This is a predicted structure of a 348-nucleotide part of an RNA (small-subunit ribosomal RNA, central domain) from Thalassia testudinum.
The organism belongs to Thalassia, within Eukaryota.
The full RNA is in RNAcentral, with records from SILVA.

[in-house]
Context: one part of a larger RNA
RNA sequence: CUAGGCGUCAAGGGCACGUAGGCAGUUCAUCGAGUCUUGUGCAAGUGAAGGUCGCCAAAAAGUGGCGGAAUGCUCUUGAAACCAAUGAACUUGAGUGAGACAGAGGAGAGUGGAAUUUCGCGUGUAGGGAUUCAAUCCUUAGAUUCACGAAGGAAGGCCACAAGCGAAGGCAGCUCUCUGGGUCCCUACCGACGUUGAGGUGCGAAAGCAUGGGGAGCAAACAGGAUUAGACACCCUAGUAGUCUAUGCCGUAAACGAUGAGUCUUCGCCCUUGGUCCACGCGGAUCAGGGGCCCAACUAACAUGUGAAAGACUCCGCCUGGGGAGUACAGUCGCAAGAUAGAAACUC
Numbered sequence: 001c002u003a004g005g006c007g008u009c010a011a012g013g014g015c016a017c018g019u020a021g022g023c024a025g026u027u028c029a030u031c032g033a034g035u036c037u038u039g040u041g042c043a044a045g046u047g048a049a050g051g052u053c054g055c056c057a058a059a060a061a062g063u064g065g066c067g068g069a070a071u072g073c074u075c076u077u078g079a080a081a082c083c084a085a086u087g088a089a090c091u092u093g094a095g096u097g098a099g100a101c102a103g104a105g106g107a108g109a110g111u112g113g114a115a116u117u118u119c120g121c122g123u124g125u126a127g128g129g130a131u132u133c134a135a136u137c138c139u140u141a142g143a144u145u146c147a148c149g150a151a152g153g154a155a156g157g158c159c160a161c162a163a164g165c166g167a168a169g170g171c172a173g174c175u176c177u178c179u180g181g182g183u184c185c186c187u188a189c190c191g192a193c194g195u196u197g198a199g200g201u202g203c204g205a206a207a208g209c210a211u212g213g214g215g216a217g218c219a220a221a222c223a224g225g226a227u228u229a230g231a232c233a234c235c236c237u238a239g240u241a242g243u244c245u246a247u248g249c250c251g252u253a254a255a256c257g258a259u260g261a262g263u264c265u266u267c268g269c270c271c272u273u274g275g276u277c278c279a280c281g282c283g284g285a286u287c288a289g290g291g292g293c294c295c296a297a298c299u300a301a302c303a304u305g306u307g308a309a310a311g312a313c314u315c316c317g318c319c320u321g322g323g324g325a326g327u328a329c330a331g332u333c334g335c336a337a338g339a340u341a342g343a344a345a346c347u348c
Stems, first nucleotide, its partner, number of pairs: 003320004007302002012316001014203004021196003025090006034082001035079002039073002052068006093193001095189002099184003105179007117151004122146001127138002164171002208249006217243002223237003260315006268293011297304001321348003331340003
């Protein structure tokens, strides 16, 4: 490479937008070196292809007849379904508008309450705290407790959920401002404007980095007390980076549904969110989501099962025995940490 694959055995890119490229609705007309068909393979020389095979007659060889094959040749004959191109049209795909609707979607500003901590003032006296038990620790310089007041930071109880929103990461007190997307619905407009997407660009938890600010609680590191044979741990007491914020970087995760995106088709049942419609005490229909079972089918099995891992098509990414190794080297990116990309010897 082929072939077979990618939920759990190797394998879906973290997610989107989008360039090239690939693929792609309906109808009519034109075109004709995609495609199909036809002719020719000759004659002397040169060069290319070819100079060969089968059957019949005949048979020593040859010769004659018929047929096949031949990546060659070309102002050879046609066809026009499909593909491409050109022109014209259509509305079902895509999009726009109108009318409704739901939402922790995003950014900024403001603001309230509970709790922890600290401080002030008062109360009040000997313990408090911690643990399996203790000790380190706090406390007569008055702790713990209780009441009142103040400061400051972080997080959002109940509602709350198999719920909702978002491309993913993710998003939750309340109010305001700005803003993205979605669903339903009936009609109007537009007229294939679609889909996927190598490179590319953007977003991307936590931790980490840089420079300022902030610092209540928690808490790597560090220290002490225990435990233990030891204890660089688990437990306890303290505690700094960090956690928060502004700006910039990093670009990785079991970034998981371990399941790429898009389109079409497929027995049913139950619950639920947001619309619309018919009924109007119950119920039913239909779209777009979120969950639980299950027929067929599929699967090695588990399971999946209209939100497919079923039946098909298009495009991209990726895999090819274990270790060595996501290592080494070159390249690119980064302040660094490192990221990306990615072998071989050797060995079983």